[in-house]
Context: one part of a larger RNA
RNA sequence: GAUUGAACGCUGGCGGUAUGCUUAACACAUGCAAGUCGAACGGUAACAGCAGAAGCUUGCUUCUGGCUGACGAGUGGCGGACGGGUGAGUAACACGUAGGAAUCUGUCCAAAAGAGGGGGACAACCCGGGGAAACUCGGGCUAAUACCGCAUAAUCUUUAUGAAGCAAAGGGGGCCUCUACUUGUAAGCUCUCGCUUUUGGAUGAGCCUGCGUCGGAUUAGCUUGUUGGUGGGGUAAAGGCCUACCAAGGCUACGAUCCGUAGCUGGUCUGAGAGGAUGACCGGCCACACUGGGACUGAGACACGGCCCAGACUCCUACGGGAGGCAGCAGUGGGGAAUAUUGGACAAUGGGCGCAAGCCUGAUCCAGCAAUACCGCGUGUGUGAAGAAGGCCUGCGGGUUGUAAAGCACUCUCAGUAGGGAGGAAAGGCUUAAGGCUAAUACCCUUAAGAGUUGACGUUACCUACAGAAGAAGCACCGGCUAACUCUGUGCCAGCAGCCGCGGUAAUACAGAGGGUGCAAGCGUUAAUC
Numbered sequence: 001g002a003u004u005g006a007a008c009g010c011u012g013g014c015g016g017u018a019u020g021c022u023u024a025a026c027a028c029a030u031g032c033a034a035g036u037c038g039a040a041c042g043g044u045a046a047c048a049g050c051a052g053a054a055g056c057u058u059g060c061u062u063c064u065g066g067c068u069g070a071c072g073a074g075u076g077g078c079g080g081a082c083g084g085g086u087g088a089g090u091a092a093c094a095c096g097u098a099g100g101a102a103u104c105u106g107u108c109c110a111a112a113a114g115a116g117g118g119g120g121a122c123a124a125c126c127c128g129g130g131g132a133a134a135c136u137c138g139g140g141c142u143a144a145u146a147c148c149g150c151a152u153a154a155u156c157u158u159u160a161u162g163a164a165g166c167a168a169a170g171g172g173g174g175c176c177u178c179u180a181c182u183u184g185u186a187a188g189c190u191c192u193c194g195c196u197u198u199u200g201g202a203u204g205a206g207c208c209u210g211c212g213u214c215g216g217a218u219u220a221g222c223u224u225g226u227u228g229g230u231g232g233g234g235u236a237a238a239g240g241c242c243u244a245c246c247a248a249g250g251c252u253a254c255g256a257u258c259c260g261u262a263g264c265u266g267g268u269c270u271g272a273g274a275g276g277a278u279g280a281c282c283g284g285c286c287a288c289a290c291u292g293g294g295a296c297u298g299a300g301a302c303a304c305g306g307c308c309c310a311g312a313c314u315c316c317u318a319c320g321g322g323a324g325g326c327a328g329c330a331g332u333g334g335g336g337a338a339u340a341u342u343g344g345a346c347a348a349u350g351g352g353c354g355c356a357a358g359c360c361u362g363a364u365c366c367a368g369c370a371a372u373a374c375c376g377c378g379u380g381u382g383u384g385a386a387g388a389a390g391g392c393c394u395g396c397g398g399g400u401u402g403u404a405a406a407g408c409a410c411u412c413u414c415a416g417u418a419g420g421g422a423g424g425a426a427a428g429g430c431u432u433a434a435g436g437c438u439a440a441u442a443c444c445c446u447u448a449a450g451a452g453u454u455g456a457c458g459u460u461a462c463c464u465a466c467a468g469a470a471g472a473a474g475c476a477c478c479g480g481c482u483a484a485c486u487c488u489g490u491g492c493c494a495g496c497a498g499c500c501g502c503g504g505u506a507a508u509a510c511a512g513a514g515g516g517u518g519c520a521a522g523c524g525u526u527a528a529u530c
Base pairs, nucleotide, nucleotide: 001530002529003528004527006526007525008524009523010522013377014376015375016374017373018372019370020369021335026333027332028331030330031329032328035078036077037076040075041074043071044070047069048068049067050065051064052063053062054061055060056059085288086287087286095212096211097210098209099208100207103205104204108201109200110199111198112197113196114195116150118148119147125140126139127138128137129136130135156165157164158163170193171192172191173190174189175188179186180185181184214260215259216258221251222250223249226248227247228246229245230244231243232242233241263285264284265283266282267278268277269276270275290311291310292309293308294307313324314323315322316321341367343366344365345364349363350361351360352359353358380410381409382408383407390401391400392399393398414471416466417465418464419463420462424457430450431449432448433447434446435445436444474519475518476517477516478515479500480499481498485514486513487512488511489510495502496501
């Protein structure tokens, strides 16, 4: 000199853009943060509509009916493995980079086939019981895209010579061209969302290897599933991954083992560079979710807001037994020099579910707080010498503050008041048309056009008008380094100090004042890095 996720002191007008527990991975009150689908299913607790009945006070109350819109609880599907947080652990194939072969991959894309015919349950519900509660037990009824056989089946699997084995589910919209009764519906046709098997792709993930990756030798030897082989097991998959047997290997001064420290990286800071330091925010990867262990489900977890066991802690209890996990967003206590609101909205972007409308979304977008940082703007402009008054100094003549002020003439940025006012909005839905599909002018899909909507921010940005210099300057320093000097007080005292050093009666070094210098909504100090 540059820099910081900074803090402290004094001071403080506005705006934009960023950033904001670096400490106790300490403990947490409260609210919210993952649901959705009735177009899978049986149904109807609540709300609304409709229909019927009863009562009367004649426009209300009650009851009944899943009939309709819908929908609590339940069965079922998909999603809760993403998104969000933290950096405790980890010196390791964890990460970075470059390769590899023995793998899996829901949803998505392309393609080839198939979707036939049956069955038995279990919730909800009803009845009964236990418990303070959490919850739970028994009996009975019932549906499905829940579950299970049978059939069929290969280019799938096993075996490989025959052969053997394995699947499925329906829902919704529309129409009568063909058949039946001929009203319209059913079989049927058609469209669409699904279902099953297989192949390929895409995406994601698992595994292996070369190289790189902190300090300590006052850590020199370490290792028995250890190193390799064979048989077997296990996994989606190679492999001591596991197991039996056999051999005795494997690593190490090019630093094994042990100890300490640490998430890694793109990057960031500094520096001419080489390098040094660092890993906040943002992007990628990893690890963790009260502590330790375990598996279940699933395409995917050994799962932050799932389950089981053990432990510590907190809470409830009728003492028998139960409940919980903010390193999600806010917020509280504590620790600390120190770090924000128990805010708004799903309008946009994205995600989950759904045919869709839509619902959910503390992701996200916004707002609030903080000079925490960077950037921009303002606190007026011109004129004005009687060089006013006052202050300070003085050699008492004057000098300086100083064009500074006052006065005169102007201006209106920002803030204030009032009015106007973009863009972030394109979609989706509706209507119409064309094309496709089709028996079809239904339905559905695609494209185009049209009208009318959808904004948390928001009193938005921006523009116009109004008024009046009106509301807006401090901080540090002035002995040398280092830009800037005098007076008074003090008298080795009180004090200053980054280094040299000042102060013991004329202190430009202490304290105050006048003046000056430097930065400026900041200025200094402290800490840290180069």
This is a predicted structure of a 530-nucleotide part of an RNA (small-subunit ribosomal RNA, 5' domain) from a metagenome.